[in-house]
Context: one part of a larger RNA
RNA sequence: UGACGGGGACCCGCACAAGCAGCGGAGCAUGUGGUUUAAUUCGAAGCAACGCGAAGAACCUUACCAGGACUUGACAUCCCUCUGACCGCUCUCUAACAGGAGCUUCCCUUCGGGGCAGAGGUGACAGGUGGUGCAUGGUUGUCGUCAGCUCGUGUCGUGAGAUGUUGGGUUAAGUCCCGCAACGAGCGCAACCCUUGUCAUUAGUGCCAGCAGUUCGGCUGGGCACUCUAGUGAGACUGCCGGGGAUAACUCGGAGGAAGGUGGGGAUGACGUCAAAUCAUCAUGCCCCUUAUGUUCUGGGCUACACACGUGCUACAAUGGCUGGUACAAAGAGACGCAAGACCGCGAGGUGGAGCAAAUCUCAAAAACCAGUCCCAGUUCGGAUUGUAGGCUGCAACUCGCCUACAUGAAGUUGGAGUUGCUAGUAAUCGCGAAUCAGCAUACUGCGGUGAAUGCGUUCCCGGGUCUUGUACA
Numbered sequence: 001u002g003a004c005g006g007g008g009a010c011c012c013g014c015a016c017a018a019g020c021a022g023c024g025g026a027g028c029a030u031g032u033g034g035u036u037u038a039a040u041u042c043g044a045a046g047c048a049a050c051g052c053g054a055a056g057a058a059c060c061u062u063a064c065c066a067g068g069a070c071u072u073g074a075c076a077u078c079c080c081u082c083u084g085a086c087c088g089c090u091c092u093c094u095a096a097c098a099g100g101a102g103c104u105u106c107c108c109u110u111c112g113g114g115g116c117a118g119a120g121g122u123g124a125c126a127g128g129u130g131g132u133g134c135a136u137g138g139u140u141g142u143c144g145u146c147a148g149c150u151c152g153u154g155u156c157g158u159g160a161g162a163u164g165u166u167g168g169g170u171u172a173a174g175u176c177c178c179g180c181a182a183c184g185a186g187c188g189c190a191a192c193c194c195u196u197g198u199c200a201u202u203a204g205u206g207c208c209a210g211c212a213g214u215u216c217g218g219c220u221g222g223g224c225a226c227u228c229u230a231g232u233g234a235g236a237c238u239g240c241c242g243g244g245g246a247u248a249a250c251u252c253g254g255a256g257g258a259a260g261g262u263g264g265g266g267a268u269g270a271c272g273u274c275a276a277a278u279c280a281u282c283a284u285g286c287c288c289c290u291u292a293u294g295u296u297c298u299g300g301g302c303u304a305c306a307c308a309c310g311u312g313c314u315a316c317a318a319u320g321g322c323u324g325g326u327a328c329a330a331a332g333a334g335a336c337g338c339a340a341g342a343c344c345g346c347g348a349g350g351u352g353g354a355g356c357a358a359a360u361c362u363c364a365a366a367a368a369c370c371a372g373u374c375c376c377a378g379u380u381c382g383g384a385u386u387g388u389a390g391g392c393u394g395c396a397a398c399u400c401g402c403c404u405a406c407a408u409g410a411a412g413u414u415g416g417a418g419u420u421g422c423u424a425g426u427a428a429u430c431g432c433g434a435a436u437c438a439g440c441a442u443a444c445u446g447c448g449g450u451g452a453a454u455g456c457g458u459u460c461c462c463g464g465g466u467c468u469u470g471u472a473c474a
């Protein structure tokens, strides 16, 4: 100087407390461990691995296994020889890749050749999701959006170092004020950026207050008020008033205001820590394989199942289930696409194809609300499981997809010890979209609808910050 303390003081955080909803019990989905297996590819491991890499494993993907093939190779450059094609179509053969036969089939030219493509040969080489993240770059997590981490000059100390950065206040903040052997500065904080909340203005592929027409549809004339869209501005700064304070910083209350003291949300992550993660995104040193640890194909596996754990979904019901009626979003996507009305089907879906490269058309709401019914039951709750019949995608749904109808109707009556999230348009609850994607979503990531309860406070638990103290630790 640090680190540590079941030392002290001060402060903060959904850390506790006060509340609400969960998890832990059930069924299922999904990830992991374990076990099994020819293979169940690999990685991730307290917080910070476990709906994680994977924004989507039937083939492909795919790295794994079994079997069949290839060896200058699936891919690149160079050299030599030959050919004029390559691609495409048909037939044959194979489990398939590979193989065989036929048809079709280049360009420029100074006619020397050149370009391009194919076949064969030779080696230089290619190739490796093989090893090492403890050789690395890059990227990322975490402490933590915590308020810290340092430097120059000066001063003090033999020196390591100290001071500044400590102290008195204050703040979300090393934020600011005052004081001080310090005076300044840098990276962080804040602000500048995006979005949301108010107004003005510009414009109308949007809208319709008033006027007229109307096929009753903003449909038409018309208008740009209103809504909205998207550009440009305004607006909030402790600016104003009062109290407190040291006349300061600041703080408490008030006015005006759409908004008040960082207005809400986001992006933004200092010096560093964990030899943290990643050689399987990529790049890369070294090591290793080179008729195989490379390449290719068929089939299988990654989907197994006495069990254990994590994360979710659905429930156990009446604030509910079912039936009928009837409203209201936002944000997105759409041409190999989204697909309306109509018709067929109980339905999944099918036929057909109006419109739309979209403020124009389409995908396209649910809870809520209004009626009726059920009457507290393992039920008109719950839907697992299983059977049958179908639909869709796709070369192909057996291993191993999703959906529908009928039948079946399991566990489950609110969950032990323990444990998680959340302070407001939040929790809870309800649906909608999109990426990936032929198909496959209870996940992920966005969007809106309805919309609470509680917060006395900082004694305690956890994590963090500052000062101080002890130390046989570095």
Stems, first nucleotide, its partner, number of pairs: 001474002003471003007468007015458002019422005026314008034305002042053002064300007073125001077124002079121006088103005106115003127289002130287003136283002138278003141274001143272001148187006154163003167178003193266004198234007206224003211221003237260001240254005316415001320374006332363003337356002342351003381412001386407007428450006
Background
The part of an RNA shown here (small-subunit ribosomal RNA, 3' major domain) has 474 nucleotides and comes from an uncultured bacterium. Its Rfam family is "Bacterial small subunit ribosomal RNA".